Predicted 3D model of a 97-nucleotide RNA (Glycine riboswitch aptamer) from Sulfuriferula sp. AH1. Model confidence (mean pLDDT): 81 of 100. The sequence is in RNAcentral, with records from Rfam.

[in-house]
RNA sequence: CAUCUCUGGAGAGCGACGCGAACAGCGUCCACCGAAGGGGCACACGGCGCGAUCAUCGUGCUGUAAUCUCUCAGGUAAAUAGGACAGGGGGGUGAUG
Numbered sequence: 001c002a003u004c005u006c007u008g009g010a011g012a013g014c015g016a017c018g019c020g021a022a023c024a025g026c027g028u029c030c031a032c033c034g035a036a037g038g039g040g041c042a043c044a045c046g047g048c049g050c051g052a053u054c055a056u057c058g059u060g061c062u063g064u065a066a067u068c069u070c071u072c073a074g075g076u077a078a079a080u081a082g083g084a085c086a087g088g089g090g091g092g093u094g095a096u097g
Stems, first nucleotide, its partner, number of pairs: 001092001003090006013030001015029005031076003037072001038070003045063008
């Protein structure tokens, strides 16, 4: 660093209509959530160039992030499932001493 496993793990409509035996599932519509995944970005930092009153300052371009932001995807009673992240354990790979 990635992976396997165990444990913990939030948020948001038990929405309306239709099909349906069905609280399953599917379709349409409206309202919401952010912690699978995905997209975006900087007053900081780095790089390059230019200018100047030159060991500093200004300015242009550029690189880069998140638990920020967007809400594409996903999700919105309980249960089930998923779930960033955290802790425990297993083996693997690389580096350093």